[in-house]
RNA sequence: ACUCCCGUAGCUCAGGUGGAUAGAGCGGCAGUUUCCUAAACUGUAGGUCGAAGGUUCGAGUCCUUUCGGGAGUA
Repeated sequence: ACUCCCGUAGCUCAGGUGGAUAGAGCGGCAGUUUCCUAAACUGUAGGUCGAAGGUUCGAGUCCUUUCGGGAGUA
């Protein structure tokens, strides 16, 4: 320098070929239970989907640029 992959909640990730309210597990907080803790159970908060722009009635998903990480070729 070129090519490819990844980026979604605090962490690990899911979201076949666009479709209506963006999710799971763990973690956080509150409660039930217990003499207390842990465990278990119940409830709850937390996201401008890396950033900007475009296409579309509609974008996490498609296109362009860009940032960060990884791999390959030279």
Molecule: transfer RNA
Organism: Deltaproteobacteria bacterium